[in-house]
Molecule: transfer RNA
Organism: Dehalococcoidia bacterium
């Protein structure tokens, strides 16, 4: 220099055109003589940016920053 992957909640990750989801973690109640554990219930996302396709984009196409790995 060129090539491939990945960028989604506080963490680890799912979803691949049709209203964004899970464990863990946080918050509230219950429930206990108190704790732990358990159960409810609920906060929290400009889906890395910037353009395109499309009735509709996290999802496809370009490009740009980032992060890994291969080649030379």
């Nucleotide at each position: 220099g060129c090539c491939c992957a990945c960028a989604u909640a506080g963490c680890u990750c799912a979803g691949c055109g049709g209203u964004a989801g899970a464990g863990c973690g946080c918050g509230u109640u219950c429930u206990u003589g108190g704790u732990a554990a358990g159960a409810a219930c609920g906060a929290g996302g400009u889906c890395a940016c910037c353009a395109g396709u499309u009735c509709a984009a996290u999802c496809c196409u370009g490009g740009u920053u980032g992060u890994g790995g291969g080649c030379u």